[in-house]
Transfer RNA from Nocardioides sp. WG-D5, 73 nucleotides, folded computationally. Its mean pLDDT, the model's own confidence on a scale to 100, is 81. RNAcentral records the identical sequence in 3 taxa. Rfam family: tRNA.
RNA sequence: CGGGUUGUAGGGAAGCGGCCAUCCCUCCUGGUUUGGGUCCAGGCGAUCGCGGGUUCGAGUCCCGCCAACCCGA
Numbered sequence: 001c002g003g004g005u006u007g008u009a010g011g012g013a014a015g016c017g018g019c020c021a022u023c024c025c026u027c028c029u030g031g032u033u034u035g036g037g038u039c040c041a042g043g044c045g046a047u048c049g050c051g052g053g054u055u056c057g058a059g060u061c062c063c064g065c066c067a068a069c070c071c072g073a
Stems, first nucleotide, its partner, number of pairs: 001072007010025004018056001027043005049065005
């Protein structure tokens, strides 16, 4: 320098252009327990890496950057 893959809650992962962005763990509150754990019920938390574009509508499509990893030179 060129090419490819990935980037979504504190952590891990889903997500045909039609959503109020879903699940697991964690966390919080209650119940259960003498207490803790387990279990049960409820709840908080992500403007989807950043910036533009297309579209009635974008996490999803397009462009440019940034970061991590891989391949090549």